[in-house]
Context: one part of a larger RNA
RNA sequence: GACGAACGCUGGCGGCGUGCCUAAUACAUGCAAGUCGAGCGAAGUUUUUCUGGUGCUUGCACCGGAAAAAACUUAGCGGCGAACGGGUGAGUAACACGUAAAGAACCUGCCUCAUAGACUGGGACAACUAUUGGAAACGGUAGCUAAUACCGGAUAACAGCAUUAACUGCAUGGUUGAUGUUUAAAAGUUGGUUUUGCUAACACUAUGAGAUGGCUUUGCGGUGCAUUAGCUAGUUGGUAGAGUAAAAGCCUACCAAGGCAACGAUCAGUAGCCGGCUUGAGAGAGUGUACGGCCACAUUGGGACUGAGACACGGCCCAGACUCCUACGGGAGGCAGCAGUGGGGAAUUUUGCACAAUGGGGGAAACCCUGAUGCAGCGACGCCGCGUGAUUUAGAAGGCCUUCGGGUUGUAAAAAUCUUUUGUAUGGGAAGAAAAUGACAGUACCAUACGAAUAAGGACCGGCUAAUUACGUGCCAGCAGCCGCGGUAAUACGUAAGGUCCGAGCGUUGUCC
Repeated sequence: GACGAACGCUGGCGGCGUGCCUAAUACAUGCAAGUCGAGCGAAGUUUUUCUGGUGCUUGCACCGGAAAAAACUUAGCGGCGAACGGGUGAGUAACACGUAAAGAACCUGCCUCAUAGACUGGGACAACUAUUGGAAACGGUAGCUAAUACCGGAUAACAGCAUUAACUGCAUGGUUGAUGUUUAAAAGUUGGUUUUGCUAACACUAUGAGAUGGCUUUGCGGUGCAUUAGCUAGUUGGUAGAGUAAAAGCCUACCAAGGCAACGAUCAGUAGCCGGCUUGAGAGAGUGUACGGCCACAUUGGGACUGAGACACGGCCCAGACUCCUACGGGAGGCAGCAGUGGGGAAUUUUGCACAAUGGGGGAAACCCUGAUGCAGCGACGCCGCGUGAUUUAGAAGGCCUUCGGGUUGUAAAAAUCUUUUGUAUGGGAAGAAAAUGACAGUACCAUACGAAUAAGGACCGGCUAAUUACGUGCCAGCAGCCGCGGUAAUACGUAAGGUCCGAGCGUUGUCC
């Protein structure tokens, strides 16, 4: 000098930041991922029209039925999203990260551009109905039904595969052409219209290109120990296959016997990495909180499914531990999301407001969702700013010291004059929002009035080190970072007066330079 700090004493305001460093401990409660009715059938509500009955006040009320239209709601099927965003740092010494390269060994939903297409059929399963099992969670059986759900057929090349020709490269190879062969879709929805049709928007299919995102490989770099010296059997390489989006012992069979290591292999220890941050003139040393990039993880261990993308925090299955419900047969759960609770600890906040802005998901849109985010609350935890008054005057009283003359507190107080930052009250009142829409918030800010009014402490004073005297104590009580003070004149202990330093802080402790 610095800090995600803590502790002691003290504490007026504002702005901007920041706040479980310990138990990756256990979690009550609420919320954190939905959306689309312009994909689909169905059910329901309301209104209008028609109609039957009752009451009669003869045109109103009530009850019921049928069909059509309109508006709305939604459990289910279906689509997209849920792989983002948010959290944490347990593991990891590794191509995890950083940097520089390679992919002639790869993938890429939504988006953009280009080319071509969108023809013809079918059978189901939910919902629903009936029945039935179960305490529940959740099912079973039979029957009906729709689709942008599912499955056939047709068509189709510039795509895939096979054969072949030409050109070409740094090796494996690459590009282009020809022939053969293989593979697709929703006649959808909503509008417009001159309505067996045409057309717009949004969706759909195939292919190519782009963009974005990812995957793989390699060189180099960053750690303490030799009181760890040898390690390795899919191990190292080859051949043939399996597998992957893709190269590869990635996996399998066979063959060979290799591979790493004193330039530190292997074992055990520690640790997420970086941009950065702290310090330092620098070289360096330390560190990785907040913000940003990457990685890993989601109660512990394992596994795959779906999908463009996961081996998936708020998905599934199995096993373990734990908690809860139970009719004892069986079930349910996962805050390292935001708040919050217990526990641990020296120690770390509200079960707040809003989608107004920025961004994200869905939707044609209106809009819905969003504890991301924007804000507010709490904490002097940090940095920065402001205030606690200003001017003039005598040397009052009191305190303390004294050589008893005085000195000092001290222009300090009082007194007089003035100001109003702050505060209180009243009034006005934004920007943030492109037409509308403001949580913050009647906030920031402005004006007027009032009145010095509401606002100072902490440590130290032997030397280092700025600042000294008196009394008390008497190697006691005590102080102390080091040297050291204290045993009767203590500038070092305690108190007082005075002084010094900093100031809404001041000291102490811890850690780093």
The part of an RNA shown here (small-subunit ribosomal RNA, 5' domain) has 513 nucleotides and comes from an uncultured bacterium.
The RNAcentral record of the full RNA draws on ENA and SILVA.
Its Rfam family is "Bacterial small subunit ribosomal RNA".